[in-house]
């Protein structure tokens, strides 16, 4: 570097139960994949709450309402993608 083998490991959707306003998260069943599906929410994405005050648009007389969009959040995802940090086997070449 990576196409063998063997031991073994995790476990999508789905379903129960449980926490949570929400994304979703633990557990138990149960495998679609996975070689870092092991760990870190750090950049950036997406998703959820929340603002909507600053700009921009649409609508409304107008407060305003919707969407872009926010230097909002001890907010969710590491099984979107990058980056940190750790790691099993070892035929061949």
């Nucleotide at each position: 570097a990576c196409c063998a083998a063997a031991g073994g490991g995790c476990a999508a959707a789905c379903u129960u139960a449980u926490c949570g306003a929400a994304a979703g998260g633990u557990a138990a069943g149960g495998a679609c994949g996975c070689a870092a599906a092991g760990c870190c929410a750090u950049g950036g994405g997406u998703c959820u709450a929340c603002c909507g005050c600053a700009u921009a648009u649409a609508c409304a007389a107008a407060u305003g309402u919707a969407u872009a969009g926010g230097u909002u959040a001890u907010g969710a995802u590491c099984g979107c993608c990058a980056g940190g940090c750790u790691g099993c086997u070892g035929a061949u070449u």
Predicted 3D model of a 93-nucleotide RNA (c-di-GMP-I-GGC riboswitch aptamer) from Bacillales bacterium UBA6259. Its mean pLDDT, the model's own confidence on a scale to 100, is 78.